[in-house]
RNA sequence: UGCCGAAUCUCCGGCCUUUUGUCGGAGAGCGGGGGAACCACGUAGUUCGGGGCAAAUCCCACGCCGAUCGUGGGAAGCGCAGGCUCUUUCAGCGCUCGCCCGUCAGCUAACCCCGCAGGCCGACGAGAGAGA
Numbered sequence: 001u002g003c004c005g006a007a008u009c010u011c012c013g014g015c016c017u018u019u020u021g022u023c024g025g026a027g028a029g030c031g032g033g034g035g036a037a038c039c040a041c042g043u044a045g046u047u048c049g050g051g052g053c054a055a056a057u058c059c060c061a062c063g064c065c066g067a068u069c070g071u072g073g074g075a076a077g078c079g080c081a082g083g084c085u086c087u088u089u090c091a092g093c094g095c096u097c098g099c100c101c102g103u104c105a106g107c108u109a110a111c112c113c114c115g116c117a118g119g120c121c122g123a124c125g126a127g128a129g130a131g132a
Stems, first nucleotide, its partner, number of pairs: 002120003008028008029116006039106001049104001050101004057075007076096005084131007
């Protein structure tokens, strides 16, 4: 100066001598979950458990007796650079982790609940459109 991500801003009070910071609370904004009717599910589901956040899932082969896990490949999904922003095409580079609920949840108006973290850097190709 920028990037991934919802993860930002403002106000009040306490602590710290002050700034910065930190703790608690509130609001705005952004994001997520639960939750009727109707619809869906029912030839169903209920350990062969089931479900949620996230791009992070699925298939094939091999390693292992198997689950898990690892490696490789494919499909699908996600991110990045042309340095004001957005959409998009081709090519290029990279990712497909991890965690949570606790036997339980389809959708879902009213309503209820929760989060606002964490982690990164030298990559800078060619076009189209819109906006500022």
Description:
The RNA shown here (c-di-AMP riboswitch aptamer (ydaO/yuaA leader)) has 132 nucleotides and comes from a soil metagenome. The coordinates come from a structure-prediction model, not an experiment, and the mean pLDDT is 78. It matches the Rfam family "c-di-AMP riboswitch aptamer (ydaO/yuaA leader)". Gene Ontology terms of the family: cyclic-di-AMP binding and regulation of gene expression. The sequence is in RNAcentral, with records from MGnify.